This is a predicted structure of a 124-nucleotide RNA (c-di-AMP riboswitch aptamer (ydaO/yuaA leader)) from a Bacillota bacterium. The prediction has a mean pLDDT of 75. It matches the Rfam family "c-di-AMP riboswitch aptamer (ydaO/yuaA leader)". Its family is annotated with cyclic-di-AMP binding and regulation of gene expression in the Gene Ontology.
RNA sequence: UAUGACUAGAUGCUUAAUCCAGUAACUACUGGAACGGGGGAUCCCAUGGGUGAAUCUGCCAAAGCAGAGGGGCGACCCGGCCCUAACCGCACAGCUAACCUCGUAAGCUUAGGGGAAAACUGCU
Numbered sequence: 001u002a003u004g005a006c007u008a009g010a011u012g013c014u015u016a017a018u019c020c021a022g023u024a025a026c027u028a029c030u031g032g033a034a035c036g037g038g039g040g041a042u043c044c045c046a047u048g049g050g051u052g053a054a055u056c057u058g059c060c061a062a063a064g065c066a067g068a069g070g071g072g073c074g075a076c077c078c079g080g081c082c083c084u085a086a087c088c089g090c091a092c093a094g095c096u097a098a099c100c101u102c103g104u105a106a107g108c109u110u111a112g113g114g115g116a117a118a119a120c121u122g123c124u
Stems, first nucleotide, its partner, number of pairs: 012108003018033006034104006044094001048092001049088003055068005069084005076115003
């Protein structure tokens, strides 16, 4: 100097899953804000459910494959690429004001390309 691997941090991404304060003294506990979920009247309605983008259709004995629909990729658009799971609940439950209650995990990462804008700063 170059290349490769690992670890940590930073940057950004999927997601509700982030931030702040205090106590403790060894990275835990408590509280608050913010974001998100569930339960829950009148009225109206429904016949089993829920979180989630993750459903439907066709082929098939099945495994799986294909398509449509849905979702994601550094504001956005085109192009291109990717995903379409998993879990809870056990007959309890529609919507739903007040009210009650729960969650704040996990997993990745240096942008293939092009276009056209916005904001801020400095100078004249």